[in-house]
Predicted 3D model of a 99-nucleotide RNA (Guanidine-I riboswitch aptamer) from Sediminibacillus terrae. The organism belongs to Sediminibacillus, within Bacteria. The coordinates come from a structure-prediction model, not an experiment, and the mean pLDDT is 80. It was read from a public genome assembly, where an Rfam model found it.
This record gives sequence, C1' cells and structure tokens, in this order.
RNA sequence: GGUUAUGUUUUCUAGGGUUCCGCGGCUGGAUUGCCGGUCUGGUCCGAGAGAAGACACACAGCGUCUGCUGUGACACGGAGGGAUAAAAGCCCGGGAGGU
Repeated sequence: GGUUAUGUUUUCUAGGGUUCCGCGGCUGGAUUGCCGGUCUGGUCCGAGAGAAGACACACAGCGUCUGCUGUGACACGGAGGGAUAAAAGCCCGGGAGGU
C1' cells in the first nucleotide's frame, strides 16, 4: 500500500431538538391569535465503537431424521457538511486522523 471480513432487524436506553399535544406568558368575545425548549413532560428522532432479543451466516461437536449445543473477537476518534419542523453518539462514518 492492497484484498477480504466483522450481516439484517426489533425493543429499549444515553442523548436530541420543538412539527403536534401539554405547560407557562401576553392579548382577548372566543379551546382566537402570538411568544417561550434557558419548559419537567407525552408524540417524534436516536447509537459501528450502549443494552437485551429474533433471524441469517461461518466453524466445531453431537445426533436415526426433522435437527441440537457451543463460539463469533476488538474498537481511541476531530473539524466540517447533510436530512427532518429542528437538533443529536442520526447520516457522510469501523470516515480523516491516531494506536
């Protein structure tokens, strides 16, 4: 320097903002309108390097057959950009870089 591989998905959490709901404030005839996420919250988004599963695959062993059991490691990480209403451990990204 190159090649191959570390699979897919569900639920939850760390975290995230503010489209909707709620809450608060102002206005007000009005559950009208406006403002507030430096509002605890509900809906919502959400981890390669977080958790728990399901399926798939690979290897080994067992089993008369359908199959069963076990294993599947390691992982420091900017800046900047992108989407969504908006933001984020989301995506770019097992990236750049580092060891």